[in-house]
RNA sequence: GGGGAUGUAGCUCAGUGGUAGAGCACAUGCUUUGCAUGUAUGAGGUCCUGGCUUUGAUCCCCGGUGUCUCCA
Repeated sequence: GGGGAUGUAGCUCAGUGGUAGAGCACAUGCUUUGCAUGUAUGAGGUCCUGGCUUUGAUCCCCGGUGUCUCCA
């Protein structure tokens, strides 16, 4: 320098054109003498960024950018 993949909650990851979810973690209640476990509830997200298409974009298209990987 060129090709490919990927960026979504604190972490690991789903989702896929129609108001974004799970597990773990966190907070609170119950259970316990207490802790752990179990259970219920809750909080937590401008879906990397700027544009395009669309009635509507996390999703499609283009550019930028972080990370990973392959070739040279």
This is a predicted structure of a 72-nucleotide RNA (transfer RNA) from Propithecus coquereli. The sequence is in RNAcentral, with records from Rfam. Rfam family: tRNA. About the family: Transfer RNA (tRNA) molecules are approximately 80 nucleotides in length. By type it is a transfer RNA.